About this RNA: The RNA shown here (Fluoride riboswitch aptamer (crcB RNA motif)) has 63 nucleotides and comes from a Syntrophobacteraceae bacterium. It was read from a public genome assembly, where an Rfam model found it. The prediction has a mean pLDDT of 77. Lineage of the source: Bacteria > Pseudomonadati > Syntrophobacteria > Syntrophobacterales > Syntrophobacteraceae.
RNA sequence: ACAACUUGCGGUGAUGGAGUCCACCGGGAAAUACCCGGCAGGGUUGAUGACUCCUACUGGGGC
Repeated sequence: ACAACUUGCGGUGAUGGAGUCCACCGGGAAAUACCCGGCAGGGUUGAUGACUCCUACUGGGGC
């Protein structure tokens, strides 16, 4: 100096917050959805990686 293993830590997982679990990354990293289109541009789904709750947004009904 490099590689592997173990332990701990930090970060990330298409728009907010929290808990739990899972996955990924170790800093020029993990990440940055889909469809049409040569580009420009247009269209679609979802606030989750998954579950639960809250907030925001959308649709329907009642008071």